[in-house]
RNA sequence: UUUAUUAAGUUAGCGCCAGAACUAAUAAGUUGACGAGGAUAACAGUUAUCGAAAUAUUCGGCGGAUGCUGUUACGGGAAUAUGCUCUCGCAAAUAUAUUACAAACCAUAAAAUCAAGAUUGUGACAAAAAAUAUAUUACGCAUAUUU
Numbered sequence: 001u002u003u004a005u006u007a008a009g010u011u012a013g014c015g016c017c018a019g020a021a022c023u024a025a026u027a028a029g030u031u032g033a034c035g036a037g038g039a040u041a042a043c044a045g046u047u048a049u050c051g052a053a054a055u056a057u058u059c060g061g062c063g064g065a066u067g068c069u070g071u072u073a074c075g076g077g078a079a080u081a082u083g084c085u086c087u088c089g090c091a092a093a094u095a096u097a098u099u100a101c102a103a104a105c106c107a108u109a110a111a112a113u114c115a116a117g118a119u120u121g122u123g124a125c126a127a128a129a130a131a132u133a134u135a136u137u138a139c140g141c142a143u144a145u146u147u
Stems, first nucleotide, its partner, number of pairs: 014063004019059001020031004034051003040073007074089005079145006092137008106123005
């Protein structure tokens, strides 16, 4: 350095703490957004989707970020090839309907801790995206080819 196997960790609603709040053995410690969903690449801009809980600090601040918008490149679709245009990103749009899914809070139990607080087990319930079905709209232009 390469290959293979095994184990652990990470893969961003995430990390951090100068304010604030809480605890304190006065050394300091703790809290500081509950999960779901989310990635073609580069650059720029932007207070980045969805619901849960609660009226409590899920306050306040910093950083980051898979979101959105614009441009370019690549890719899917519009018979094939090339170019343009439109739309989308395992890849037409819109509307309606249906289907499935969470954690915290709370209750309870366990061990550790002075405490605040945190960890683990058990118990309930979402929305959006998505998938499926139906309807509507779109399925283009130029050249060449095939039928």
GlmS glucosamine-6-phosphate activated ribozyme aptamer, 147 nucleotides, folded computationally. Of the family's consensus pairs, 87% are formed in the model. Its mean pLDDT, the model's own confidence on a scale to 100, is 75. Rfam family: glmS glucosamine-6-phosphate activated ribozyme aptamer. It is annotated as a riboswitch.